This is a predicted structure of a 156-nucleotide RNA (c-di-AMP riboswitch aptamer (ydaO/yuaA leader)) from a Vampirovibrionales bacterium. Its Rfam family is "c-di-AMP riboswitch aptamer (ydaO/yuaA leader)". Rfam links the family to the GO terms regulation of gene expression and cyclic-di-AMP binding. About the family: This family represents a conserved RNA structure found upstream of the ydaO and yuaA genes in Bacillus subtilis and related genes in other bacteria. Of the family's consensus pairs, 96% are formed in the model. The source organism's lineage runs through Bacteria, Bacillati, Candidatus Melainabacteria, Vampirovibriophyceae and Vampirovibrionales. Its mean pLDDT, the model's own confidence on a scale to 100, is 76.

RNA sequence: ACAGAACAAACGCCUAAUCCUUCUUCGGUUAGAAGGAGCGGAGGACCCAACGCAAGACCUGUCUUGCCGGGGCGAAUUCUCUUUAUCAUUAGAGAGAACAGGGACCUUUUACCCUGAGCCCGUCAGCUAACUUCGUCGGCGAUCAAAAGGAAAAUA
Numbered sequence: 001a002c003a004g005a006a007c008a009a010a011c012g013c014c015u016a017a018u019c020c021u022u023c024u025u026c027g028g029u030u031a032g033a034a035g036g037a038g039c040g041g042a043g044g045a046c047c048c049a050a051c052g053c054a055a056g057a058c059c060u061g062u063c064u065u066g067c068c069g070g071g072g073c074g075a076a077u078u079c080u081c082u083u084u085a086u087c088a089u090u091a092g093a094g095a096g097a098a099c100a101g102g103g104a105c106c107u108u109u110u111a112c113c114c115u116g117a118g119c120c121c122g123u124c125a126g127c128u129a130a131c132u133u134c135g136u137c138g139g140c141g142a143u144c145a146a147a148a149g150g151a152a153a154a155u156a
Base pairs, nucleotide, nucleotide: 011141012140013139014138018037019036020035021034022033023032024031038136039135040134041133042132043131048126052067053066054065055064056063057062058061069124070121071120072119073118077098078097079096080095081094082093083092084091085090099116100115101114102113103112105150106149107148108147109146110145111143
């Protein structure tokens, strides 16, 4: 001098996941417990909606047979092609497209970059006023981009 890694602080990002109070503890908002506010989710009336698909039979609205459970959080879905396993179904992997979500005050536009996971209920839940109930974790550093409009703060 260059590159990489770890730790701490500050400033921020994704997410609902932030703030305040009391008690105990502690060198210390350090650690734990309880409560509240804010934010977010679920269940839950009337009304409305819905009450599966295919084939056959006949008395034309009934019967018979075969097939398929359903739902929630979240942006995290759908389609096409290739490939691997499989008798097949189906599943995994890769590429692309459509669409969806995020990137340092907010909105719009343009360009660029990133993501499209994971988990839960357990045969059960449409919407849903009153009401009931639950969560407030975890993980990171992707443009501190440009233009227009707005807002806030600072300075004079």